Predicted 3D model of a 365-nucleotide RNA (Bacterial RNase P class A) from Rhizomicrobium sp.
The model forms 96% of the base pairs in the Rfam consensus.
The gene name in the source record is rnpB.
It matches the Rfam family "Bacterial RNase P class A". About the family: Ribonuclease P (RNase P) is a ubiquitous endoribonuclease, found in archaea, bacteria and eukarya as well as chloroplasts and mitochondria. It is annotated as a ribozyme.
RNA sequence: UCAGAUGGCCGGAUGGCUGCCUUGUCCGCAAGGAUGGGGAGGAAAGUCCGGGCUCCACGGAAACACGGUGACGGAUAACAUCCGCCGGGGGUGACCCCAGGGAUAGCGCCACAGAAAACAAACCGCCGCGCCUUCGGGCGGGGUAAGGGUGAAACGGUGCGGCAAGAGCGCACCGCGCGACCGGCAACGGAAGCGGCACGGCAAGCCCCACCGGGAGCAAGACCAAAUAGGGAUGGCACCUGAUCUGUUUCCGGAUCGCCGUCCGGGUGGGUCGCGCGAGGCGGCGGGCAACCGUCGUCCCAGAGGAAUGGCCAUCGCUUCGCUUCGGCGGAGUACAGAACCCGGCUUACAGGCCGUCUGACGCG
Repeated sequence: UCAGAUGGCCGGAUGGCUGCCUUGUCCGCAAGGAUGGGGAGGAAAGUCCGGGCUCCACGGAAACACGGUGACGGAUAACAUCCGCCGGGGGUGACCCCAGGGAUAGCGCCACAGAAAACAAACCGCCGCGCCUUCGGGCGGGGUAAGGGUGAAACGGUGCGGCAAGAGCGCACCGCGCGACCGGCAACGGAAGCGGCACGGCAAGCCCCACCGGGAGCAAGACCAAAUAGGGAUGGCACCUGAUCUGUUUCCGGAUCGCCGUCCGGGUGGGUCGCGCGAGGCGGCGGGCAACCGUCGUCCCAGAGGAAUGGCCAUCGCUUCGCUUCGGCGGAGUACAGAACCCGGCUUACAGGCCGUCUGACGCG
């Protein structure tokens, strides 16, 4: 210098005018006015995990069903998150990726091609034997799995010996399995020796094992409480004509159905709370490789209603284009996005920019 890897941060600044939400103080009987403070994000987003909080259900424990998680050690309120480490894969490397328990509990599946896809088996080929022969070979019945061919995958590989031809049939090396012992908290790593070598793959098909899990969500939930209609209690009036029920029918009665008033309770519109001091931010010190934890100091930082956080102007940044007398001038652009109970994560979107650490190549000293 070029090409990369990785971690963190910012994501317009200042001033003026004019609005909006919220809140303190003062003035005002009130309506309102004056003045001061605060007012979006790194993702506020998706609502995918985990919790706080609230209500509902529930005597405890276990089992079953269903759902989730899945190497090991740690962090945490908790997690599918994070840190460290292990194993596997990729990269020259910095580094990156992995739903990463069990295939010796059982069932199931392995397309196409191929003889054969897991009980093993033999299409071409190779080698003996018998018969036939036109001497090219053919047929029958055996042996074999070295060679050809298929496939994602074919029951170890190479070489030498061996054999009728072959074959871990024998041997050497490599691979594989078991593995005393050693290291490590562990996952796991190393490994003397033993074994001719078997035990294919898929659990992201069912399943088995271990661990975790009640349900719904701030439209949760709590309180105050109007008009109208309806409910209950009680008082007054009307009980004329009636209707219904009832004392067996008639007579004579009783109750209810009506209107007005007072009170009570539930609930709707409406209002208040929940609702911003919190697993809180920043800084120092200490512990830890780290995630994180402890301690001290300091700060208070939106919260409402379908919802405020806006608009205009000036100056300056930044990017880019054009012109240039190299001093500048002019134009265009300046991302993704917008709190709604809160917090910890994950994922996704993002113009442009800054800082740290590291890797590879080339050059120079």

Record summary: The sequence is in RNAcentral, with records from ENA. Taxonomically the source falls in Rhizomicrobium (Bacteria, Pseudomonadota, Alphaproteobacteria, Micropepsales).